[in-house]
Two RNAs folded together computationally: RNase P RNA and transfer RNA, 414 nucleotides in total.

RNA sequence: CGAGUAAGACAGACGAUCGCUCCUCGGCAACGCGGAGAGGAAAGUCCGAGCACCACAGGGCAGAGCGCCGGGUAACUCCCGGUGGAGGCGACUCCAAGGAAAGUGCAACAGAGAGAUACCGCCCGCAUUUGCGGGUAAGGGUGGAAAGGCGAGGUAAGAGCUCACCAACGGCUUGGCGACUUGUCCGUUAUGUAAACCCCGCUCGGUGCAAGAUUGGAAUGAGAGCAUUCAAUAGCGGCCCGCUACGCUCCCGGAAAUCGCAUGAGCCCGCCGGCAACGGCGGGACAGAGAUAGAUGAUCGUCCUUUGACAGAACUCGGCUUACGGCUUGCUCGCAAU
RNA sequence: GGACAAUUAGCUCAGCUGUGAGAGCAUCCGCUUGACGUGCGGAAGGUCACAGGUUCGAGUCCCGUAUUGUCCACCA
Numbered sequence: 001c002g003a004g005u006a007a008g009a010c011a012g013a014c015g016a017u018c019g020c021u022c023c024u025c026g027g028c029a030a031c032g033c034g035g036a037g038a039g040g041a042a043a044g045u046c047c048g049a050g051c052a053c054c055a056c057a058g059g060g061c062a063g064a065g066c067g068c069c070g071g072g073u074a075a076c077u078c079c080c081g082g083u084g085g086a087g088g089c090g091a092c093u094c095c096a097a098g099g100a101a102a103g104u105g106c107a108a109c110a111g112a113g114a115g116a117u118a119c120c121g122c123c124c125g126c127a128u129u130u131g132c133g134g135g136u137a138a139g140g141g142u143g144g145a146a147a148g149g150c151g152a153g154g155u156a157a158g159a160g161c162u163c164a165c166c167a168a169c170g171g172c173u174u175g176g177c178g179a180c181u182u183g184u185c186c187g188u189u190a191u192g193u194a195a196a197c198c199c200c201g202c203u204c205g206g207u208g209c210a211a212g213a214u215u216g217g218a219a220u221g222a223g224a225g226c227a228u229u230c231a232a233u234a235g236c237g238g239c240c241c242g243c244u245a246c247g248c249u250c251c252c253g254g255a256a257a258u259c260g261c262a263u264g265a266g267c268c269c270g271c272c273g274g275c276a277a278c279g280g281c282g283g284g285a286c287a288g289a290g291a292u293a294g295a296u297g298a299u300c301g302u303c304c305u306u307u308g309a310c311a312g313a314a315c316u317c318g319g320c321u322u323a324c325g326g327c328u329u330g331c332u333c334g335c336a337a338u
Numbered sequence: 339g340g341a342c343a344a345u346u347a348g349c350u351c352a353g354c355u356g357u358g359a360g361a362g363c364a365u366c367c368g369c370u371u372g373a374c375g376u377g378c379g380g381a382a383g384g385u386c387a388c389a390g391g392u393u394c395g396a397g398u399c400c401c402g403u404a405u406u407g408u409c410c411a412c413c414a
Stems, first nucleotide, its partner, number of pairs: 001334008010325001012303007020037004025032002039310001043321002046319005051208004058241004063204005068082005083097001084095004098199002103197002105193003119140002121136006148166002151163003167189004171184002175180001212259004221252001223250004233245003253413002266286001267284007304308001339410007348363004356394001365381005387403002390400002
């Protein structure tokens, strides 16, 4: 210098003018002084919770989600650290990673045959021109996958039939909390697929702030159908039980305010424990978006390399995923120079 | 704001992991007709929304993204 990899912080700055939302104060009011005013993803709504109501959340079946091990957390399908596997020269990254030896299904085409088999070939017997019967998975051929691989012995030809080496699985064993691993050669050779059914283990009641609560009867309610008490309907997503409520459905019409709603599993600093995620203790007046047709903007000037990327809160948090601009630092590889 | 669903030919839809993805309507060509329509025969037309994964093999199974559409509280 180039290529790569991991992590971190930032998200134009300052000034002037005009405008928007909320709050304090003043004012009868119009309005005025002052203060505050989007994000790292506010997004997708994909997970997990808080909160509210329905039984303080019930029983059974069905169903859904997750799936190596240990830890963290309010909780998680998230995070951290490991194990095993995959990719890369490497830094490093990725993995829905339980069970195929409980059972069932499927494996198109090709191929003789897809866990059950003899097409060609080889060998034996009979017949003897072609054939018939038997043995054989070493060789050919098909396929993504064909009897664990290769060599030797052995045999009529062959075959883990036997032996050496290697592979996989199970048992025993070494180390480890554990996933796993070391050794043994004691046993076995069993195809793939569970993001097919399924089995095993763990978790899961539902609905979502349009949840819901209060005030006031405000705005105005009107019509049709069904049911009318052992019913039906609803809470309760699919069914049964059980509990609770007492009307339910459709069409037309109408349309208030306040709360929920902004201090919360907050942030910063220091010390301690831990490899880390994170936790404990102490200190800090460190701090103010909150609408309901929905504010957070526009113009001008100066500066920086820039028409300044992606993009706009709606009950609130913890994550994940996706979109996106330039900057800094560590590490790796290559080239060049000293 | 919240809860869901769908995406396959120009349009409306089928399609149990297995041939080169189909149907109806529409389009085009030929025949029929004096001409049009009808009828008959034939043809063309597809990134199965996009991008990954599982599998020997994906329109189909799983995950992510994009687009489009549906539903909701009060009087009750």